[in-house]
This record gives sequence, C1' cells and structure tokens, in this order.
RNA sequence: CAAGUAAACCGGGUGACCGCGCUGGUAUCGCUCAUGCGGUAUCAGGGAGGAAAGUCCGAGCUCCGCCGGGCAGGGUGCUGGGUAACACCCAGGGGGGGCGACCCUCGGAAAGUGCCACAGAAACAUACCGCCCCGCAAUAGCCGUCCGUGCUAUCUUGCGAGGUAAGGGUGAAAUGGUGAGGUAAGAGCUCACCGCGCUGAUGGUGACAUCAGUGGCGGGUAAACCCCAUCUGGAGCAAGGCCGAAUAGGAGGACCACAGGCGCCCGGCCUGUCCUCGGGUAGGCUGCAUGACCCCAAUGGUAACAUUGGGGCUAGAUAGAUGGUCACCACUCCGAUUUUUCGGAGCACAGAACUCGGCUUACAGGUUUACUUGGUCA
Repeated sequence: CAAGUAAACCGGGUGACCGCGCUGGUAUCGCUCAUGCGGUAUCAGGGAGGAAAGUCCGAGCUCCGCCGGGCAGGGUGCUGGGUAACACCCAGGGGGGGCGACCCUCGGAAAGUGCCACAGAAACAUACCGCCCCGCAAUAGCCGUCCGUGCUAUCUUGCGAGGUAAGGGUGAAAUGGUGAGGUAAGAGCUCACCGCGCUGAUGGUGACAUCAGUGGCGGGUAAACCCCAUCUGGAGCAAGGCCGAAUAGGAGGACCACAGGCGCCCGGCCUGUCCUCGGGUAGGCUGCAUGACCCCAAUGGUAACAUUGGGGCUAGAUAGAUGGUCACCACUCCGAUUUUUCGGAGCACAGAACUCGGCUUACAGGUUUACUUGGUCA
C1' cells in the first nucleotide's frame, strides 16, 4: 500500500422568527363550605430510534381459572456458566468450510414403524458388462489305406453349468479405506496402518480427549412418525380500576337436565344454546413512567456478568405534540474554471403509544480499533 475478518460509533450543524405538547414556579379569573379543579398571561426546564420496524422469543404488571389424581397439547435440544427469564449472551467440546484472521452446525437410527423417486442387476438387497474354471461345438494342426476315430492347441467364436463381487457402468448413496500377501480368478480370506463398535485405565465439573486391549464390522433419513431429557395454566394496557349518565336484572319462541361448559378420563363445580322484537351506552379520569433504569470508579471473574461506592432523572400524546420558514455552513455528485471560485441537483433506513432483556430485517455517506494474507522499504 492492497485485499479481507470481527467489533464499536456518527449519521447533519449554527442563527433568527413563528408555532405545538408536558412538568414546575409566579400572577390573575371562574367554580367549590373547604380540600381542590379549570382558564389566561409570563418565566424556567425537557420533548421521537439505533433500529422506534417485524410481532419472532422471554418476562415485569393486570385479570381470570385452580382441585386433586392420571393423561394430552406445546416449547427447547452438545457441555458448563450468566441472567428476572429466554430459542438470548459468554466460555469450552465434536463435525464441516476457509491459506488464514474467522464462519456454519449440534440429543437418539443398537426400542419400533415408515420412506430413499428415476436410473441401475440390485437400495435391509443383488449380478448388467467383465474376470476365472469345466464341458460341448466350430476352427487350425497331427495320426490314419479310406470311412472315421483319437490327440494337441493358442489368437479366437458360440452355447451350457459353476465360482466371483476386486475392475467398469447407474446413482445423492452400492458389503469401510490404503497397501501387501494369497487365490483358478477374487473377497477382511490373512496381515499392517487408519476408520467404526465394545471394554478398561488416565485427565477433566462436563461435553470429551489420550492410551491400551478386543471384534471383522453393509448405508441414509427423525424441520418423517417416534423415543429420551427438560420446561410449560389462559388471556392480554383495546389488560384492569374509578367516576358519571341512562335503561328494561326486558318480552316472546324453540331445544335441553340421560343436556351445555371447565383440553380428555375419574371426582368436583357452574347453568345453558339458538332465533325474533324492543331499549340504553360506547363519555371522563386513571393505569402512564423511579425503572430487573442510565453513567463513572473500585473489587472479583478468561468472559458474559456480579458486588460495593458515588453521580443522574432523560417524552407521555389520545385523532394523536416533539414542528414550519429563511439564511449560511458541512458532506456527495455533475458542469465550468489555470488556481481561487461559481452554478445546479442531492443529502440513508425511517416516527414513541404500558415497560424492559433479546433476536431478525432495512440503511446514502463516513469514522475508529484489533487481527489475517500478499507486496514493497528499512
């Protein structure tokens, strides 16, 4: 200098004028017995993110159910730690990818069932081509007076019976791989090494690792059913609470108590479903921001994080505020220009609605840190 990997941050600024909402102070007016409530004016302070998005997880909080026993349903899935909790985070382990920094992934196929299309001989089974051996025939040669019988045989050709699974083909995948021996030709047939299974020892909290012995050992798939371990009641701020107003706790019909409901069964508890006619309300206040909160330091820990001390208060709307106009500057691009400079266009993703911890997705432009690879110089 170039190319990468991992992480963090910014993402317009300044001024003037006008405007909106909240909190607090002061003054004043109205209502009220008072507390207090509301209006107006003025002053002070704050006012949309790093994702506010998705609504994918976990909770806080609120209400409902609960009552025991047995099931079901749903979630998670290597090990250990963190956390209020989690499918999140940290640290490790096995497997895979990358030259590397790093990235991806994760219970069980020996409990059982199912599936693996097409191709291929064959996918819990097997021989298409090929290789070897035997027999017969053809062919060539020899023997023989002829007929013809017999013998030999390789380059072959055809048929039949047998052996084989090393080589080739098909496929995502074909009796574990490499090498040597052995064989008629081959094969864990035998041996060595590796892989895999089982057993033991050592180390580790553990996932596992290392070593030794032993066995000849035929796949994949569980986001297929399933098995194992572990967790799990339901609904959600439009939850809920208070005030106020008004009505009608309405009328009729059908079904049903051998019924309907609480996920299923037993027990227990509650009383229902549908149709027609008719009436009232849908308003205000609250929940509503002091939080598992934020910042700094020390200590402990590899880290996530925890403890202690100090400091801070950072929107609360309700058809929904947090803005509008002007000017200058910054940044990006284009054009002109010797420079200076001028003109034009643009300036990412995107707006709180109970709150918080995460994950996922979107993002113009820019800054920083650490590490890897390559080149160059000293």